Small-subunit ribosomal RNA, central domain from a metagenome, 351 nucleotides, folded computationally.
The full RNA is in RNAcentral, with records from SILVA.
Its Rfam family is "Bacterial small subunit ribosomal RNA".

Context: one part of a larger RNA
RNA sequence: CUGGGCGUAAAGGGCGCGUAGGCGGUGAGACCAAGUCGAGUGUGAAAUUCCAGGGCUUAACUCUGGCGGGUCGCUCGAUACUGGUCGGCUAGAGUGUAGAAGAGGAUGUCGGAAUUCCCGGUGUAGCGGUGAAAUGCGUAGAUAUCGGGAGGAACACCAGCGGCGAAGGCGGGCAUCUGGGCUAACACUGACGCUGAGGCGCGAAAGCUAGGGGAGCAAACAGGAUUAGAUACCCUGGUAGUCCUAGCCUUAAACGAUGAUGACUUGGUGUGUCGGGUUUCUAGUCCCGAUGUGCCGGAGCUAACGCGUUAAGUCAUCCGCCUGGGGAGUACGGUCGCAAGACUGAAACUC
Numbered sequence: 001c002u003g004g005g006c007g008u009a010a011a012g013g014g015c016g017c018g019u020a021g022g023c024g025g026u027g028a029g030a031c032c033a034a035g036u037c038g039a040g041u042g043u044g045a046a047a048u049u050c051c052a053g054g055g056c057u058u059a060a061c062u063c064u065g066g067c068g069g070g071u072c073g074c075u076c077g078a079u080a081c082u083g084g085u086c087g088g089c090u091a092g093a094g095u096g097u098a099g100a101a102g103a104g105g106a107u108g109u110c111g112g113a114a115u116u117c118c119c120g121g122u123g124u125a126g127c128g129g130u131g132a133a134a135u136g137c138g139u140a141g142a143u144a145u146c147g148g149g150a151g152g153a154a155c156a157c158c159a160g161c162g163g164c165g166a167a168g169g170c171g172g173g174c175a176u177c178u179g180g181g182c183u184a185a186c187a188c189u190g191a192c193g194c195u196g197a198g199g200c201g202c203g204a205a206a207g208c209u210a211g212g213g214g215a216g217c218a219a220a221c222a223g224g225a226u227u228a229g230a231u232a233c234c235c236u237g238g239u240a241g242u243c244c245u246a247g248c249c250u251u252a253a254a255c256g257a258u259g260a261u262g263a264c265u266u267g268g269u270g271u272g273u274c275g276g277g278u279u280u281c282u283a284g285u286c287c288c289g290a291u292g293u294g295c296c297g298g299a300g301c302u303a304a305c306g307c308g309u310u311a312a313g314u315c316a317u318c319c320g321c322c323u324g325g326g327g328a329g330u331a332c333g334g335u336c337g338c339a340a341g342a343c344u345g346a347a348a349c350u351c
Base pairs, nucleotide, nucleotide: 003323004322005321006320007305008304012319014202015201016200017199021195022194023193025089026088029086030085031084032083034082035081036078037077038076039075040074041073042072043070050066051065052064053063054062055061092192093189094188095187096186097184098183099182104178105177106176107175108174109173110172111155116150117149118148119147120146121145122144126137127136163170164169207248208247209246210245211244212243216242217241221237222236223235224234259318260317261316262315263314264313267296268295269294270293271292272291273290274289275288276287277286279284300307301306324351325350326349333344334343335342336341
């Protein structure tokens, strides 16, 4: 390389949009004839291989004849399939109409509980903390309690193997702007589709730059304990940070450790949203359809665990990735970054 693979053994890109490319519904449609198929012809040197025979005493060796050998050229023909051009169709895809749900996103604004701090009242010797203590706070009046005020951050209950989002993620109320999916019945466009190397965008936390902000929490740090020691676990403090604005960084057990899309393949039982039917005065109940999201299980699959119409079953298309362990996600080079570093990514050697 071929092949075999990628939930847990090595292996699915963190996620999307999309360029090139690859792949692509339907008709007893029309035309072309590039792929495809057939026929003819040209060429495919000789030696070699193979087959038949001959010559050296045999064989090796050698001679004669034959077979064979191609993504090959040219000519003629075929038109089912693929492809091209033209023209149709509606089952894929999309648009319109009517509706319902939602922590989807952005901006602004408002609210209550709690913590902390400040002021005032009551009040007096403790409070706090732990396994036990101590550091710490407190007669300059703490803790506790009542009233008032300031400020920041987060939103109890509702809350749910509930919902929304491509992923990261999203949870107090209201307003404005705005994205996506779903359902119903029709109408319209007429393959407009799928995937997607590069590319572009989004991307938790931490970190970085500048300017704000800073209640609580809290790396670092300090102290008290514990201990043989204790650069920890526990305690008292506490700065970056956590928050906002603008700009970087681009990583993760970015996980369902499971790429995207489409088709097909027994079931049971919850739950979210929409619709239809039954019943009823309604609500509800029950039945059915669609679309999500869970659990349990059949065939089948799997090394097993398990998966099982939300497949890890049976297939198709496209992309990414793997190829023994260590060395090593290192070195070197390159690209990106303010930096931290990220991406790309070896070899010697060794088992």